[in-house]
RNA sequence: CGGGCUGUAGCGCAGAUCGGUAGCGCACUUGGUUCGGGACCAAGGGGCCGUGAGUUCAAAUCUCACCAGCCCGACCA
Numbered sequence: 001c002g003g004g005c006u007g008u009a010g011c012g013c014a015g016a017u018c019g020g021u022a023g024c025g026c027a028c029u030u031g032g033u034u035c036g037g038g039a040c041c042a043a044g045g046g047g048c049c050g051u052g053a054g055u056u057c058a059a060a061u062c063u064c065a066c067c068a069g070c071c072c073g074a075c076c077a
Base pairs, nucleotide, nucleotide: 001073002072003071004070005069006068007067010026011025012024013023020057028044029043030042031041032040033039050066051065052064053063054062
């Protein structure tokens, strides 16, 4: 320098193909069972979907640019 993949809740991930209310598990909060811890049960909170722009009535999803990480290749040595 070129190509590809990834970026979504504190952590790990799904959702994108085919645009239409943002989800799952763990964790966290409150209550219950228990002497207590653990465990289980019930309820609940938490998101600028990497950044910016575009298309559209409507974008996590389509288009463009950029940023970060990873992989492959090329160049130099």
Transfer RNA from Spirochaetes bacterium GWF1_51_8, 77 nucleotides, folded computationally. Its mean pLDDT, the model's own confidence on a scale to 100, is 80. Lineage of the source: Bacteria > Pseudomonadati > Spirochaetota. It matches the Rfam family "tRNA". By type it is a transfer RNA. About the family: Transfer RNA (tRNA) molecules are approximately 80 nucleotides in length.